[in-house]
RNA sequence: AGAGUUUGAUCCUGGCUCAGAACGAACGCUGGCGGCGUGCUUAACACAUGCAAGUCGAGCGCGAACCCACGCUUCGGCGUGGUAUUAGAGCGGCAGACGGGUGAGUAACACGUGAGCAACCUACCCCUAGGACCGGGAUAACCACUCGAAAGGGUGGCUAAUACCGGAUAAGCUCCCACUAUCAUAAGAUAGAGAGAGAAAAAGGUGGCCAAUCCAUGGAAGCUACCGCCUGAGGAUGGGCUCGCGUCCCAUUAGCUAGUUGGAGAGGUAACGGCUCACCAAGGCAACGAUGGGUAGCUGGUCUGAGAGGAUGAUCAGCCACACUGGAACUGAGACACGGUCCAGACUCCUACGGGAGGCAGCAGUGGGGAAUAUUGCGCAAUGGGCGAAAGCCUGACGCAGCAACGCCGCGUGAGUGAUGAAGGCCCUCGGGUCGUAAAGCUCUGUUCUGGGGGAAGAGGGGUAUGGUUGUAAAUAAUGACGAUACUUGACGGUACCCCAGAAGAAAGCACCGGCUAACUCCGUGCCAGCAGCCGCGGUAAUACGGAGGGUGCAAGCGUUGUUCGGAAUCAUUGGGCGUAAAGGGCGAGUAGGCGGUGAUGCUUGUCUGCUGUGAAAGCCCGGGGCUCAACCCCGGAAGUGCAGUGGAAACGGCAUCACUUGAGUCUCGGAGAGGGUAGUGGGAUUCCUGGUGUAGAGGUGAAAUUCGUAGAGAUCAGUGAGGAACACCGGUGGCGAAGGCGGCUACCUGGACGAAGACUGACGCUGAGGCGCGAAAGCGUGGGGAGCAAACAGGAUUAGAUACCCUGGUAGUCCACGCUGUAAACGAUGAGCACUAGAUGUCGCGGGAGUUGACCCCUGCGGUGUCGUAGCUAACGCAUUAAGUGCUCCGCCUGGGGAGUACGGCCGCAAGGCUGAAACUCAAAGGAAUUGACGGGGGCCCGCACAAGCGGUGGAACAUGUGGUUUAAUUCGACGCAACGCGCAGAACCUUACCCGGGUUUGACAUCCCUAGAACCUGCUAGAGAUAGCAGGGUGCCCUUCGGGGAGCUAGGAGACAGGUGCUGCAUGGCUGUCGUCAGCUCGUGUCGUGAGAUGUUGGGUUAAGUCCCGCAACGAGCGCAACCCCUGCCGAUAGUUGCCAACAGCGAAGGGCUGGGCGACUCUAUCGGGACUGCCGGUGUUAAGCCGGAGGAAGGUGGGGAUGACGUCAAGUCCUCAUGGCCUUUAUGCCCGGGGCUGCACACGUGUUACAAUGGCCGGUACAAAGGGAAGCAAAAGGGUGACCUGAAGCCAAACCCAAAAAACCGGCCCCAGUUCGGAUUGGAGUCUGCAACUCGACUCCAUGAAGUCGGAAUCGCUAGUAAUCGCGCAUCAGCACGGCGCGGUGAAUACGUCCCCGGGCCUUGUACACACCGCCCGUCACACCACGAAAGUUGAUUGGACCGGAAGCCGGUAGCUUAACCUCGUAAGAGGAGGGCGCUGUCGAUGGUCUGGUUGGUGAUUGGGGUGAAGUCGUAACAAGGUA
Repeated sequence: AGAGUUUGAUCCUGGCUCAGAACGAACGCUGGCGGCGUGCUUAACACAUGCAAGUCGAGCGCGAACCCACGCUUCGGCGUGGUAUUAGAGCGGCAGACGGGUGAGUAACACGUGAGCAACCUACCCCUAGGACCGGGAUAACCACUCGAAAGGGUGGCUAAUACCGGAUAAGCUCCCACUAUCAUAAGAUAGAGAGAGAAAAAGGUGGCCAAUCCAUGGAAGCUACCGCCUGAGGAUGGGCUCGCGUCCCAUUAGCUAGUUGGAGAGGUAACGGCUCACCAAGGCAACGAUGGGUAGCUGGUCUGAGAGGAUGAUCAGCCACACUGGAACUGAGACACGGUCCAGACUCCUACGGGAGGCAGCAGUGGGGAAUAUUGCGCAAUGGGCGAAAGCCUGACGCAGCAACGCCGCGUGAGUGAUGAAGGCCCUCGGGUCGUAAAGCUCUGUUCUGGGGGAAGAGGGGUAUGGUUGUAAAUAAUGACGAUACUUGACGGUACCCCAGAAGAAAGCACCGGCUAACUCCGUGCCAGCAGCCGCGGUAAUACGGAGGGUGCAAGCGUUGUUCGGAAUCAUUGGGCGUAAAGGGCGAGUAGGCGGUGAUGCUUGUCUGCUGUGAAAGCCCGGGGCUCAACCCCGGAAGUGCAGUGGAAACGGCAUCACUUGAGUCUCGGAGAGGGUAGUGGGAUUCCUGGUGUAGAGGUGAAAUUCGUAGAGAUCAGUGAGGAACACCGGUGGCGAAGGCGGCUACCUGGACGAAGACUGACGCUGAGGCGCGAAAGCGUGGGGAGCAAACAGGAUUAGAUACCCUGGUAGUCCACGCUGUAAACGAUGAGCACUAGAUGUCGCGGGAGUUGACCCCUGCGGUGUCGUAGCUAACGCAUUAAGUGCUCCGCCUGGGGAGUACGGCCGCAAGGCUGAAACUCAAAGGAAUUGACGGGGGCCCGCACAAGCGGUGGAACAUGUGGUUUAAUUCGACGCAACGCGCAGAACCUUACCCGGGUUUGACAUCCCUAGAACCUGCUAGAGAUAGCAGGGUGCCCUUCGGGGAGCUAGGAGACAGGUGCUGCAUGGCUGUCGUCAGCUCGUGUCGUGAGAUGUUGGGUUAAGUCCCGCAACGAGCGCAACCCCUGCCGAUAGUUGCCAACAGCGAAGGGCUGGGCGACUCUAUCGGGACUGCCGGUGUUAAGCCGGAGGAAGGUGGGGAUGACGUCAAGUCCUCAUGGCCUUUAUGCCCGGGGCUGCACACGUGUUACAAUGGCCGGUACAAAGGGAAGCAAAAGGGUGACCUGAAGCCAAACCCAAAAAACCGGCCCCAGUUCGGAUUGGAGUCUGCAACUCGACUCCAUGAAGUCGGAAUCGCUAGUAAUCGCGCAUCAGCACGGCGCGGUGAAUACGUCCCCGGGCCUUGUACACACCGCCCGUCACACCACGAAAGUUGAUUGGACCGGAAGCCGGUAGCUUAACCUCGUAAGAGGAGGGCGCUGUCGAUGGUCUGGUUGGUGAUUGGGGUGAAGUCGUAACAAGGUA
């Protein structure tokens, strides 16, 4: 620090995902040790049991027992003493308000931070001043009686105090009155002095003492020490209250408020205050977010991050709140009180049913909930706390231990050596590789471990004893303080640590290995099982599933899940955007707010700077130190960006004042304009009406029809005819307006902009949340109007349908007035304002200059409106002084796609609807621009038997053949648009043969290796359908030899390795092939352009059959293709001359184109080498080019004709059944052998052919002319036989020699005479021939007989452009035989092409695209089905909250006629009476839970209903993407 993922590829936008760190975690697998930490995040759910707050006898009264001793005893026991300054409860004091827990509530002065209290309190503690005098009456405990099951009481009686009460005293304190000084913003505070009034205490406790007084060992008073008490002053600590600032989300919460806001008075409080009350006033809060709703304890910090931030608030620390839920007060210095009280409620428990008890969010522990969180441990030794004078007691605070890998840190599981690279595993191309120096083995070490031994620190103190110094004191008592010595105190723990011994022995796992991301193979599985964080893997060769081997990463852990931050600049302050990706408000004027020109002066609020206080500790960071290190801990420092105070500065912002003119505005003159409004007016056109002329159509369309018209249309003429709407030409990227928008002419009213020149005001400015106004079309309301047009509607067409497009009609509406609506692709998809930043050119308005001022033209200024373009910007496209450039100011808006501009709520509207505007759920994208292709019922150019023009066919018939289908035991398999279908098959009766049935066989029909035997081999017989089996006979070779034997080859037998497979996969492959297409294309190097894909070159202008060539050009070259080189053919030449040829010569002759000799210095031919053709020549044309056209010459002319030759690639095209080959399958069978059958089956359908339908013909007879081939397991002549197939026959020929072999059409002659025929030959019957082991299934041919369909073929469709089509025959391959097929050969031999609009295919350029599996593409909506979430809904059921009323516990406060009452007062000798005061009761205000009624908000649920989303192969259509077929 980035990476993966949208695409064929690219750049951008943008979301999703990953790598990092962290955790109070949980889960899975695994687990050796130690240290330090941490451990109910859920049910603030309920709790059994134990413990967690007591202590003080030096405040007070009472006061046991067990037991021991003594005494007595009736032997039952009793008494006394000790126990005992006891236990125990009680009165009283202090502490139970701390410590500990939890986070429910709380959005608040709760918390944080900084201030304030002149508005306050503070027990214990410290310091200081003064004091503590005189009295009194009770009461618990206890005793007795008594109620109750219990918990608990009741009555009577006794008693104490540091409990309670009265009085005195008052330095000081409090209150009232008035004064002075200082301070203070004010109220006032502080200090001093004065008058009046008011309020205290425990004669206490303990120890000691006797000089003085009294009793006289000693004690009392007293004195003294300490502890305590009272009243003040101060301190410290802790708290209370107030204020500034900070502190989450929702505006789909916008208004809230009646003690509400303030006043003055009273009450209340420690204290200010509506805190409370009566009265008065009507305020107070709020867009800088009140009120309401939701959520939440806050902070130091913690996690993350470069930081800014974001998230969080466990442990530790500070604050707050709470203690079963709600309410309340009491006590107290402090509480409205976790382990106190009262009441109410819920729950649990006890109960004798009358009534009671309880509160673990203390420590353990239990149940429950949950993914999940520990021991009912030890100890007060340390630290801290309470009480106490102290000893001490209490302390689940705390210190320790236990459990848990929950986290962090440290250590170990060994070290060295060791190659036969062992065995074994895995892989393998079978060679080997790897685990791997790894192991074993050998040599060591001892952390941990085991055993044994030693053994801490943590302890400081306290106590006791002895003794010392010193304070107080009358004092050598006592006591306080400080030393000394001795003894004594440790839960952890016999732990840490150290030593000795033993022993490599006891200690490694987990995840991952397709990319991101480090790490690869085999097997299994076969879109199954499964994986998955994203992209995505799996449908028979899976590095992605499962296992294994190997590897990678971490390591006592490793992974997974969850959560947070990061990456994410993906909410952007640092640090983003808005023309087209999401995003500029439809427009304007303007409120608040934000921002704001120049100069001067002042202030100092912002701002800057110094200092001061604070920013707790811990933590983070730095330095140092302590545990062996580290984690951890200790010490010191720094930091804490903040807040407050204070001193200073005055540039900038602000404020105040003065001034200025350039921003802004006003005035004058001028011209331009569809700017707005109102009224009037004009012509043309459409329609209608009236009349005339006139007759059969008109209208409409692709074509029609509906429609109009003989009742007279349309057409035509006339009418100052009627009426409504709109204003042709001018008219223009011309003008005006803020936008919407504005178009005949005239008048009136009116807004704005602009130009020119000066004058004036003096910053008056810009923007603009809300609010207000304007706002196309459509729509709505009321009333008019209505010519044309025209939703809806009707009809006619079109169509599979056509609720559309087209046509004929036609109503709202369109028009006017008034009102509403408030939206548009309201677009420049571009907010407004200001400034700056090259130009060129057009146009509109106004002005200046020059021009004989006449126009045009030219130069120039300002304002508007266009085009092009530099820099710059942009993802690109593009923008570019009218910015999308460079800056500033203000507003609006965006944050993945869908759901959705939907739902709900609110506001607006008459309605339609508008504005505001979510979520669940779902997807891994959705997008923008550009690129290359492909495609288009887009365009341009150009080719091709592509169409057209022609000729002949196919499709109809019969037959042949192939295919589908069907049948079958099997009808083997493959090929399927073109590019499968007379194709593989250039030959299925057996064989072939792969299929079926049956019979056999198992190392095999075939290959290699081993063993044994035998040469090989040949012949015959028997059984059988044959394979096969059995038997008999013949036969013994070659090489070496030591003569035993061995070897090669072959045969037979045997064993196993293996053979075999036309079994599967052509979608694992090689090779070969088809096809686009013999189309002209396909690419590369370098350079250049572009961020890039890519472009350029290869495009353009010409030209060509051609990317053929030329020219131009940021390209220059090159490669594969094209062409040429090769073959055949057409002309000529040379060479050669048999088997070919025969001109000349000679001979023979039946007189021939004959034969022979001979010749080839001839011809033809054969087959080898050459020549020839190159736009070379001429003319024209073209750009002077390439080329094209014409011509000459020539056998041939512009590639002469034909062939071979097939670029990069496409179709997962075809072939595993030619062959080869990976993998899989099979192995007495899916192999092999044999017999028979099948591949030939036939109701059909299709393809390819053959023969025909006839007279350009058929038949008969006669007569010509080829080429190219084949022939020994062969071709076969002559001759003979047969009607014929053929037979007999055998000459010749291994072929320029002989044979096949006749060529046929043609030509000559004859017959037929238009008919199902003398056409046609199918079919069938009969008889034969040939091949072959064998023609039944199932061959070909011949003869005789039979004589079917068919009379030229529907829609549709094929071939062919010249020696071609058509037509005619000949040959060959395969082959025993079988050819209408295939491959070749020659003979005869046409027609037509105007032309490129259309169909098909193709090439190039261009355009659009939502396609890229590429139009056989993509894709939309309804319906049907399944699932999911959501809305509505008669209701129903919760929660919460408001209002009104009822009722009203406890309790505080108030009242009080009843009852009651020790202290004080009065009277009384006393008893007692009265009073003051108190208590109870009663009562009033307030008041929790509760009740009734009625609202709000928010959940759950709800028949039904609505749309939405999702879901390999459902239905209907075709809306969109190309002009998407109606843009």